SAM riboswitch aptamer (S box leader) from Dyadobacter tibetensis Y620-1, 109 nucleotides, folded computationally. The sequence was found by an Rfam model in a public genome assembly.

RNA sequence: GAUUUAUAAAGAAGAGGCGAGAGAAUGGGCUCAAUGAUCCUCUGGCAACCUGCUACCAAUAUUGGAGAAAGGUGCUAAUUCCCACCUAAGCAAUUAGGAAAUAUAAACU
Numbered sequence: 001g002a003u004u005u006a007u008a009a010a011g012a013a014g015a016g017g018c019g020a021g022a023g024a025a026u027g028g029g030c031u032c033a034a035u036g037a038u039c040c041u042c043u044g045g046c047a048a049c050c051u052g053c054u055a056c057c058a059a060u061a062u063u064g065g066a067g068a069a070a071g072g073u074g075c076u077a078a079u080u081c082c083c084a085c086c087u088a089a090g091c092a093a094u095u096a097g098g099a100a101a102u103a104u105a106a107a108c109u
Base pairs, nucleotide, nucleotide: 001109003107004106005105006104007103008102013043014042015041016040017039021032022031023030026084027083028082029081044076045075046074049072050071051070053067054066056065057064058063059062080101085098086097087096088095089094
């Protein structure tokens, strides 16, 4: 990198470094940014996907639920920032649902 499955409306910030664009890609919108963004490092935090854990619950010897957060990841502006394709409603603006793409986890190759 490919494939499969699950999730994506909730949640979580300070310090230091760099110095110009950034928010995945293309187009549009919108937003963030010299009061220093994006990015990198450190510390803190969030969450509970995986492993492990439990004087808990239910069946039962392994699984499900609940809990906690030690380890492995991940995340820590805006719904995955919004739209693009399809369907339904509507004169339209738009609204609802779905797909695609993307991200993350786990398994596998």

The prediction has a mean pLDDT of 85.